[in-house]
Order: sequence, then C1' cells, then structure tokens
RNA sequence: UCCUGAACCGGUGAUGGAGUCCACCGCAAUCGCUCGUCGAGCUGAUGACUCCUUGACAGAG
Repeated sequence: UCCUGAACCGGUGAUGGAGUCCACCGCAAUCGCUCGUCGAGCUGAUGACUCCUUGACAGAG
C1' cells in the first nucleotide's frame, strides 16, 4: 500500500414523516422508465407492510 473477514457505528434504497422487516454501502450504496433528437409521453409520496401528512379524482353527510 492492497485484499479479505468480524465487531461497533453511521449511511443509502426516483418527491414528506414515523414504526417494523428486508437488501445494499463504508465515500460507497444512491440519483425512475419509454420514444425521439433536445423535444414529447408514462407510473409511484413505500425497497415491502402499516399509519400520518401533502396533492388529485369520485361519492355521501
């Protein structure tokens, strides 16, 4: 100096917050998709589940 493993800790998972679980990372993990030619279009507040909040639509009181 490089590689590998363990522990502690921290972080990340396309737009907010919390809990649980899962995955990944240790300066990396991560930064959505399609068509076309620099414009057009599409899904979703989750990685998954539950709840809250924001936005949109419909119905009832």